[in-house]
Context: one part of a larger RNA
Molecule: small-subunit ribosomal RNA, 5' domain
Organism: uncultured bacterium
RNA sequence: GAUGAACGCUGGCGGCGUGCUUAACACAUGCAAGUCGAGCGGGGGUAUGCCUUCGGGCAUAUUUCAGCGGCGGACGGGUGAGUAACGCGUGGGUAACCUGCCUCAUACAGGGGGAUAACAGUAAGAAAUUACUGCUAAGACCGCAUAAGCCGACAAGGUCGCAUGACCAUGCCGGAAAAGAUUUAUUGGUAUGAGAGGGGCCCGCGACUGAUUAGCUGGUUGGGGAGGUAACGGCUCACCAAGGCGACGAUCAGUAGCCGGACUGAGAGGUUGAACGGCCACAUUGGGACUGAGACACGGCCCAAACUCCUACGGGAGGCAGCAGUGGGGAAUAUUGCGCAAUGGGCGAAAGCCUGACGCAGCAACGCCGCGUGAAGGAAGACGGCCUUUUGGUUGUAAACUUCUAUCGAUAGGGAAGAAAAAGACGGUACCGAAAUAAGAAGCCCCGGCUAACUACGUGCCAGCAGCCGCGGUAAUACGUAGGGGGCAAGCGUUAUCC
Numbered sequence: 001g002a003u004g005a006a007c008g009c010u011g012g013c014g015g016c017g018u019g020c021u022u023a024a025c026a027c028a029u030g031c032a033a034g035u036c037g038a039g040c041g042g043g044g045g046u047a048u049g050c051c052u053u054c055g056g057g058c059a060u061a062u063u064u065c066a067g068c069g070g071c072g073g074a075c076g077g078g079u080g081a082g083u084a085a086c087g088c089g090u091g092g093g094u095a096a097c098c099u100g101c102c103u104c105a106u107a108c109a110g111g112g113g114g115a116u117a118a119c120a121g122u123a124a125g126a127a128a129u130u131a132c133u134g135c136u137a138a139g140a141c142c143g144c145a146u147a148a149g150c151c152g153a154c155a156a157g158g159u160c161g162c163a164u165g166a167c168c169a170u171g172c173c174g175g176a177a178a179a180g181a182u183u184u185a186u187u188g189g190u191a192u193g194a195g196a197g198g199g200g201c202c203c204g205c206g207a208c209u210g211a212u213u214a215g216c217u218g219g220u221u222g223g224g225g226a227g228g229u230a231a232c233g234g235c236u237c238a239c240c241a242a243g244g245c246g247a248c249g250a251u252c253a254g255u256a257g258c259c260g261g262a263c264u265g266a267g268a269g270g271u272u273g274a275a276c277g278g279c280c281a282c283a284u285u286g287g288g289a290c291u292g293a294g295a296c297a298c299g300g301c302c303c304a305a306a307c308u309c310c311u312a313c314g315g316g317a318g319g320c321a322g323c324a325g326u327g328g329g330g331a332a333u334a335u336u337g338c339g340c341a342a343u344g345g346g347c348g349a350a351a352g353c354c355u356g357a358c359g360c361a362g363c364a365a366c367g368c369c370g371c372g373u374g375a376a377g378g379a380a381g382a383c384g385g386c387c388u389u390u391u392g393g394u395u396g397u398a399a400a401c402u403u404c405u406a407u408c409g410a411u412a413g414g415g416a417a418g419a420a421a422a423a424g425a426c427g428g429u430a431c432c433g434a435a436a437u438a439a440g441a442a443g444c445c446c447c448g449g450c451u452a453a454c455u456a457c458g459u460g461c462c463a464g465c466a467g468c469c470g471c472g473g474u475a476a477u478a479c480g481u482a483g484g485g486g487g488c489a490a491g492c493g494u495u496a497u498c499c
Base pairs, nucleotide, nucleotide: 001498002497003496005495006494007493008492009491012371013370014369015368016367017366018364019363020329025327026326027325029324030323031322034071035070036069039068040067042065043064044063045062046061047060048059049058050057051056078282079281080280088206089205090204091203092202093201094200097199098198099197102195103194104193105192106191107190108189110144112142113141119134120133121132122131123130124129150175151174152173154171155170157168158167159166160165180187181186182185208254209253210252215245216244217243220242221241222240223239225237226236227235257279258278259277260276261272262271263270264269284305285304286303287302288301307318308317309316310315335361337360338359339358343357344355345354346353347352374404375403376402377401384395385394386393387392408440411434413432414431418426443488444487445486446485447484448469449468450467454483455482456481457480458479464471465470
């Protein structure tokens, strides 16, 4: 000098930030991912009209509910347990790859089929839920047709390169598409290619400690083959060979998320990785796949385990390292707040809906910055305190007193920008002008040397102080108190840690 700090004493205001560093301990409650009726068929409500055998039925409009279907739940948000690794950083490679939504270009959409949820009925169960029968729709599902281009096999040609090879053009055979909607203009669908943005994989180099860890390794190292993947590869498998790594530190053990940065320092360097941004990993513990453009998926599924809860004992339910909040641990860390007005995201043609992302407010001197606690005049240098050589010195222009001002706060008025036509949580906030009163606002540490700042009394190696040297045993500037002084100031000291 610095800090995500804590502790002691003290505490006026504002702005901007920051706030579980410990138990990746366990969690009550609420909320945190939905949306689309312009994909589809139904159930309920309301209104109007028509019909009626007065039981009701039909149509339209509107609203609501779940279901099928689509897109999104792989983003956003949290945490740092694991990880010494191509995880991260940096520079390359991919002639070994993928890419929903978006943009551009080209070509196309013909004609059919069978189901199923919802619903109705029956049944089982305490529940969670489930079984059977029957009905129905679609942009759900499945054949057929068509194929500029695409994919695969075969044949043969050209150009090029960086080894495997890449690209272009040809012939023939085989294969794979599609969906409509609302109302007249859009939007959506299929195929192929290009782009943008995003990702996967590979490689060079770089970044902890220990040798009181010296040998390690069996899919291990390589091969041709097969499988698998979007893709290369022992990634996996059978067979064959016997290799591969290591004092330039393998293996083992310990520690640790990495970086941009941050702190410090003249720099070199050292330390660090809170907040903000990028990457990675994880989601009670361990394992697994499904769906999908994308996951081996925090608020999806299955299995096992521990724990908690419900139970009619047969069986079920759950996962805050999302935002608040609770218990616990701890020296220690906040509200079960307001709003989608802004920015951004999902869905939707849109209106809009959802959004604890976010915008705000609340709490905390936790940090940085700014401001105030008055200004000018005022000597009989008052009273009081302390000291004293008893004359005085000092506190001290300090106070009183006079004049003035009003920052902040308090009082009562006006009152935003932030939003583009409407729509403002913040907020009657910021800000503006008004009136009134010096009023409502100073502490903490230190004074032997280092180190700025001295006297008196008390105590008497006691009580105590102390960062180091060291003070205290009867005149202690070093302990305690007082007066005085020094330093910093809404803070000041102490402790811890880094330079």